A computed fold for a 77-nucleotide RNA from a Chloroflexota bacterium, annotated as c-di-GMP-I riboswitch aptamer. The sequence was found by an Rfam model in a public genome assembly. The source organism's lineage runs through Bacteria, Bacillati and Chloroflexota. Of the family's consensus pairs, 94% are formed in the model. It matches the Rfam family "c-di-GMP-I riboswitch aptamer". Rfam's curators write: GEMM was predicted in a large-scale screen for bacterial structured RNA regulatory elements. Model confidence (mean pLDDT): 87 of 100.
RNA sequence: UCCACGAAAAGGCACACCCGCCGUGAGGCGGGGCCGCAAAGCCACGGAACUCCAGGCGAGUCAGCCGGGCUACCGAA
Numbered sequence: 001u002c003c004a005c006g007a008a009a010a011g012g013c014a015c016a017c018c019c020g021c022c023g024u025g026a027g028g029c030g031g032g033g034c035c036g037c038a039a040a041g042c043c044a045c046g047g048a049a050c051u052c053c054a055g056g057c058g059a060g061u062c063a064g065c066c067g068g069g070c071u072a073c074c075g076a077a
């Protein structure tokens, strides 16, 4: 230095819920909030779940459901 790993430290994000706005809807954005998170940073590639119109394995939502990919702060065992 790098990989793996996750003690400590410095920080970070923000479940549910509430308010406002957008969307047919799942849901998204902003503010509050703070259950939790070592990638709770990013990606819709494969599944699961959900939504819409329907009856196509169509279009969409979801990364804080799982798997996978990319990048990354710190440095004890």
Base pairs, nucleotide, nucleotide: 005075006074012037013036017032018031019030020029021028022027035064041070042069043068045067046066047065049061050060051059052058053056